A computed fold for a 147-nucleotide RNA from a Candidatus Nanopelagicales bacterium, annotated as c-di-AMP riboswitch aptamer (ydaO/yuaA leader).
Model confidence (mean pLDDT): 76 of 100.
Taxonomically the source falls in Candidatus Nanopelagicales (Bacteria, Bacillati, Actinomycetota, Actinomycetes).
It matches the Rfam family "c-di-AMP riboswitch aptamer (ydaO/yuaA leader)". Its family is annotated with regulation of gene expression and cyclic-di-AMP binding in the Gene Ontology. From the family's description: This family represents a conserved RNA structure found upstream of the ydaO and yuaA genes in Bacillus subtilis and related genes in other bacteria. The ydaO/yuaA element is thought to act as a genetic 'off' switch for the ydaO and yuaA genes in its native state. It is believed that the element may be triggered during osmotic shock leading to activation of ydaO, a predicted amino acid transporter gene, and members of the yuaA-yubG operon which code for KtrA and KtrB K+ transporters.
RNA sequence: CCGGUGGGCAUGCCUAACCGGCGGGACGUUACCGCCGGGCCGGGGACCCAGUUCCUGGGGCGAAUCCCCGCGUCGUGAGACGCGGGGUAGGGCACCUCUCGCGCCCGAGCCCGUCAGCUAACCCGGUCGGCUCCGAGAGGAGUACUC
Numbered sequence: 001c002c003g004g005u006g007g008g009c010a011u012g013c014c015u016a017a018c019c020g021g022c023g024g025g026a027c028g029u030u031a032c033c034g035c036c037g038g039g040c041c042g043g044g045g046a047c048c049c050a051g052u053u054c055c056u057g058g059g060g061c062g063a064a065u066c067c068c069c070g071c072g073u074c075g076u077g078a079g080a081c082g083c084g085g086g087g088u089a090g091g092g093c094a095c096c097u098c099u100c101g102c103g104c105c106c107g108a109g110c111c112c113g114u115c116a117g118c119u120a121a122c123c124c125g126g127u128c129g130g131c132u133c134c135g136a137g138a139g140g141a142g143u144a145c146u147c
């Protein structure tokens, strides 16, 4: 000097997942735990409307659906499950919108338990977790500072 890895801080991102008050633990703390409140989010739940048969029960959160191929297991078979690969509905990328960049990334998982359409009143619940860069242009909005 270059590269890699780990940790911390700052800055910001995905998500509803944030803010305030009180208290707590052996110590410090912006952390952690408990309670209360607010904000945000989700579920249940009338009239009306919708719906009304049968099956392979049905349903919820979420962007996360669907299709194809390979291998393995089960199966008489259709197929089912698991792993891997390719694509895809859909979603995200630093105030907002649009455009460009064949730009980059995600396209999971979990829950209820035979039960739930919408739904005023009303009832119930959640407030986790994971990351952290440095593309551009146009228009718009807002805020801070100075005079």
Base pairs, nucleotide, nucleotide: 012131013130014129018038019037020036021035022034023033024032039127040126041125042124043123044122049117057115058112059111060110061109066087067086068085069084070083071082072081073080074079090106091105092104093103095140096139097138098137099136100135